[in-house]
Context: one part of a larger RNA
RNA sequence: UAGGGCAUAAAGGGUGCGUAGGCGGCUAGAUAAGUAUGAGGUAAAAGUCAGUGGCUCAACCACGGUAAGCCUUGGAAACUGUGUGGCUGGAGUGCAGGAGAGGACAUUGGAAUUCCAUGUGUAGCGGUAAAAUGCGUAGAUAUAUCGACGAACACCAGUGGCGAAGGCGGUUGUGUGGCCUGUAACUGACGUUGAAGCACGAAAGACGUGGGGAGCAAAUAGGAUUGAUCCCCCUAGUAGUCCACGCUGUAAACGAUGAGAGGUAAGAGUCGGGGAAACUCAGUGCUGCAGCUAACGCAAUAACUUCUCCGCAUGGGGAGUACGCAGCGCAAGUGUGAAACUC
Repeated sequence: UAGGGCAUAAAGGGUGCGUAGGCGGCUAGAUAAGUAUGAGGUAAAAGUCAGUGGCUCAACCACGGUAAGCCUUGGAAACUGUGUGGCUGGAGUGCAGGAGAGGACAUUGGAAUUCCAUGUGUAGCGGUAAAAUGCGUAGAUAUAUCGACGAACACCAGUGGCGAAGGCGGUUGUGUGGCCUGUAACUGACGUUGAAGCACGAAAGACGUGGGGAGCAAAUAGGAUUGAUCCCCCUAGUAGUCCACGCUGUAAACGAUGAGAGGUAAGAGUCGGGGAAACUCAGUGCUGCAGCUAACGCAAUAACUUCUCCGCAUGGGGAGUACGCAGCGCAAGUGUGAAACUC
């Protein structure tokens, strides 16, 4: 590099928007860049290739032949391209309805934990396999009432819903994004993919500034356990977890399955529409035929079948390490990413 690949063997970028580029619906003229074809020129010789011949064969030698490419030129017009006109099936807009934890800001509610105050009440409470540290006669735990504060929203709740992914769950309000169904009024290929680029992106952050701090809880301290250390267990407990504005840019960011389009048996669930119904459209799960698969399994939400575009892998370790970066970051780090050596 190619054949062949990427759910689980190496391999789908975390996700979207989108530039260049690639690919692209039906139809009628035109054109002739690609395309196929005729003719001419060039393609030095040697060599290569196949053929014939000469040294008794071969090596060796000789002869004629064979050409992709490039240039000039003639005609062809199916396909691709280009330009012009038209179309409505792809795509979008409108109109009429619909569902939803989609995102942002603000508001507000109850249960529980903790703390404060007061009353009742008395010797324990707490914790564990068992204990101890700890709390408690300065009155704890328990119980009742009042109050404060922070965080999270039981039931509803559902292989239910929404979102591109990350993710989203009390209530109400404000403004807001997308989606689905029906209709067929409008535009008339406006599409798809997408190197760069831009944006979003759980948790953690010994990241910055300022708030907040109930519970939980890295670190830390003590108690147990052990021959001893560490971990698991217990009692405390600081960063953090929460909010605002920034930074970071990674995850088993998983369906370990890139995006888009067409086609391909059945069956019974569920969510949202349409329809009088049969049924149908859009999701979401299950079983299962053909087909595929090394098998497991997948099977209209494909891992089947056909096409377009992007990304990626090329034995294990060394190693996601070293080095470089006029890449990024405040830092932590992140992105890109070897080799020697070894099996």

Small-subunit ribosomal RNA, central domain from an uncultured bacterium, 343 nucleotides, folded computationally. Rfam family: Bacterial small subunit ribosomal RNA. Rfam links the family to the GO terms structural constituent of ribosome and ribosome. The prediction has a mean pLDDT of 81. The full RNA is in RNAcentral, with records from ENA.